[in-house]
The part of an RNA shown here (small-subunit ribosomal RNA, 3' major domain) has 500 nucleotides and comes from a Candidatus Bipolaricaulota bacterium.
Context: one part of a larger RNA
RNA sequence: UGACGGGGCCCCGCACAAGCGGUGGAGCAUGUGGUUCAAUUCGAUGCAAACCGAAGAACCUUACCCGGGCUUGACAUGCUGGUGGUACCGAACCGAAAGGGGAGGGACCCCGGGCCGAAAGGCGCCGGGGGGCCAGCACAGGUGCUGCAUGGCUGUCGUCAGCUCGUGUCGUGGGAUGUUGGGUUAAGUCCUGAAACGAGCGCAACCCCUGCCGCCCGUUGCCAACGGACCCUGCGGGGUGCCGGGGACUCAGGCGGGACUGCCGGCGAACAGUCGGAGGAAGGAGGGGAUGACGUCAAGUCCUCAUGGCCCUUAUGUCCGGGGCGACACACAUGCUACAGUGCCCAGUACAAAGGGUUGCCAACCCGCGAGGGGGAGCCAAUCCCAUCAAAACUGGGCAUGGUUCGGAUUGCAGGCUGCAACCCGCCUGCAUGAAGCCGGAAUCGCUAGUAAUCGCGGGUCAGCUACACCGCGGUGAAUACGUACUCGGGGCUUGUACA
Numbered sequence: 001u002g003a004c005g006g007g008g009c010c011c012c013g014c015a016c017a018a019g020c021g022g023u024g025g026a027g028c029a030u031g032u033g034g035u036u037c038a039a040u041u042c043g044a045u046g047c048a049a050a051c052c053g054a055a056g057a058a059c060c061u062u063a064c065c066c067g068g069g070c071u072u073g074a075c076a077u078g079c080u081g082g083u084g085g086u087a088c089c090g091a092a093c094c095g096a097a098a099g100g101g102g103a104g105g106g107a108c109c110c111c112g113g114g115c116c117g118a119a120a121g122g123c124g125c126c127g128g129g130g131g132g133c134c135a136g137c138a139c140a141g142g143u144g145c146u147g148c149a150u151g152g153c154u155g156u157c158g159u160c161a162g163c164u165c166g167u168g169u170c171g172u173g174g175g176a177u178g179u180u181g182g183g184u185u186a187a188g189u190c191c192u193g194a195a196a197c198g199a200g201c202g203c204a205a206c207c208c209c210u211g212c213c214g215c216c217c218g219u220u221g222c223c224a225a226c227g228g229a230c231c232c233u234g235c236g237g238g239g240u241g242c243c244g245g246g247g248a249c250u251c252a253g254g255c256g257g258g259a260c261u262g263c264c265g266g267c268g269a270a271c272a273g274u275c276g277g278a279g280g281a282a283g284g285a286g287g288g289g290a291u292g293a294c295g296u297c298a299a300g301u302c303c304u305c306a307u308g309g310c311c312c313u314u315a316u317g318u319c320c321g322g323g324g325c326g327a328c329a330c331a332c333a334u335g336c337u338a339c340a341g342u343g344c345c346c347a348g349u350a351c352a353a354a355g356g357g358u359u360g361c362c363a364a365c366c367c368g369c370g371a372g373g374g375g376g377a378g379c380c381a382a383u384c385c386c387a388u389c390a391a392a393a394c395u396g397g398g399c400a401u402g403g404u405u406c407g408g409a410u411u412g413c414a415g416g417c418u419g420c421a422a423c424c425c426g427c428c429u430g431c432a433u434g435a436a437g438c439c440g441g442a443a444u445c446g447c448u449a450g451u452a453a454u455c456g457c458g459g460g461u462c463a464g465c466u467a468c469a470c471c472g473c474g475g476u477g478a479a480u481a482c483g484u485a486c487u488c489g490g491g492g493c494u495u496g497u498a499c500a
Stems, first nucleotide, its partner, number of pairs: 001500002003497003007494007015484002019447005026337008034328002042053002064323007073139001077138007088105002093100002108130006114123003141312002144310003150306002152301003155297001157295001162201006168177003181192003207289004212257005218251001222246002226244003229240004260283001263277005339440001343399006355386003360379002365374003406437001411432007453476007
């Protein structure tokens, strides 16, 4: 100087507490350990591995296993030699395919010459070269090993408030000072004091979304007023942006304004600031995002990529068929669905946002109980479609405490769709079947507001889908925080130390 302390003081964080909902029990889904297996490819392993790499394992993917093939190779560059019936196409035949096999067909470019032709041009008639192919060589190739040889990227402490430097000063020196102290802040934020004065990386701000207002622009968006059209009508009127129009409004998207402790009062040290108030759509960082300092964990990744070294070279490369990654006594993790009446079922009836769409989204209409099929309009999309988009909510009715009109696992049968192909091993529909489960031990997780809880919708990947995952979107919409003793993590000062 650090590190550590079941030392002290100060201070933070859904850290505890307060509160709401869960997990741990059940069934199922997914991941992992283990076991099994010819193989169940590999990696990730406390927090920070375990719906993680996987934003899509039937074949492919695929790296694994079994079997069948190929060797200059599925792919790149160069060299040498050979090769016109050459490259290329390729029938029989063997084969599961890959591959083998070759009957037969059969070219291209450049240079020189020859032949035909008046020319344009045509013709392998000849020679040489190229491309290509064959043989050989040099090499290719490796998801083979080492993340303890590495780059790059990433996780984590941690969006924590810290980490340092120049000069000066102090100390023999390691080093200290600054960065400590008094206040204050979300913050090493700011003020003040002070042998320090400044500065850098961080903090904050500059960037994006969102909340209020104004201006500009109005199509595909909008429709208040005016005219028209169509529909309903109880003849009073009502409905449809459909048309002419209109820019008011909503909205779209570009620019700007707005918040700064600016104003008033209390506290404070005349400061920084803090508390209350006014005005305001909004306050004291308005809400959210992007942004991650010096470093730590020889953290993770040689299976994204790159790369040193080592290893394989008729195989550890490469192609194909099939299987496996989907196994199942168990154990763990993350979820979904429930155990019901604040519920379930039936009927009726409202209100979103954000997205996607041309090998695509697919309307009306018809068929089918349904999955779906037919059909074909429109749309490269503020226009058309997914999708009248919603669901919870609301209105009416049924159920009445029972393993039930709760719950839906499992299984049987019949179908639909994608795809060369659904046996291993897809999803969906209908009928039947109806299991465990009556709120979960020790323990443990998330969340402080448009949050939790709850409800649906979309997207990526994708032929299809094992998505209950992930990434987004909106609807309904709480409770609680006295407080900082305790648990966990962190920051600052200080103290002890036989540790470095």
Record summary
The prediction has a mean pLDDT of 85.